[in-house]
Molecule: c-di-GMP-I riboswitch aptamer
Organism: Planococcus sp. ISL-110
RNA sequence: AUCUGAAAAAGGUAAACUUCACCGAAAGGGAAGGACGCAAAGCCAUGAGCCUAACCGCCUAAAAAGCGUAAGGUUGUCAGGUUGCCUGG
Numbered sequence: 001a002u003c004u005g006a007a008a009a010a011g012g013u014a015a016a017c018u019u020c021a022c023c024g025a026a027a028g029g030g031a032a033g034g035a036c037g038c039a040a041a042g043c044c045a046u047g048a049g050c051c052u053a054a055c056c057g058c059c060u061a062a063a064a065a066g067c068g069u070a071a072g073g074u075u076g077u078c079a080g081g082u083u084g085c086c087u088g089g
Base pairs, nucleotide, nucleotide: 002089003088005086012038013037017033018032019031020030022029023028036076042082043081044080046079047078048077049074050073051072056068057067058066
């Protein structure tokens, strides 16, 4: 430098669920508990996917409802980029 994750050590992270005088229109996020998992489940929304639809548009006499839409989310959906612990070759 590169490949690997069978076994091991030191550690890391934390799904569902519960709580909240937290943030958000929602999806979702944050904090505390919890532990299904994870060798990048570290980081980056760049591409695809998925979720939401406040604003906006359509509809309407006007509204409500409805429909459409990401510039809002999700990296624990996949790909890509980037950094990195241990182990074996």